Record summary:
The RNA shown here (transfer RNA) has 73 nucleotides and comes from Deltaproteobacteria bacterium RIFOXYA12_FULL_61_11. The source organism's lineage runs through Bacteria, delta/epsilon subdivisions and Deltaproteobacteria. It was read from a public genome assembly. Model confidence (mean pLDDT): 83 of 100. It matches the Rfam family "tRNA". The family's RNA type in Rfam is transfer RNA.
[in-house]
RNA sequence: GCCAGGAUAGCUCAGCUGGUAGAGCAGCUGAUUCGUAAUCAGCAGGUCGAGGGUUCGAGUCCCUUUCCUGGCU
Repeated sequence: GCCAGGAUAGCUCAGCUGGUAGAGCAGCUGAUUCGUAAUCAGCAGGUCGAGGGUUCGAGUCCCUUUCCUGGCU
């Protein structure tokens, strides 16, 4: 230099064919317990790596760009 994959909640990851952003763990509150853990119920947490474009509407499509992983030279 070229090619492919990835970047979404604190962490690990889903998100089908464009139509209100989700799960598990972690956190907080409550129940249960003599107390703790476990269990159960609930709550909170996101400008979807960045910047543009298309569209009534973009995590998803297009362009540019940053970083990570692998391959080729």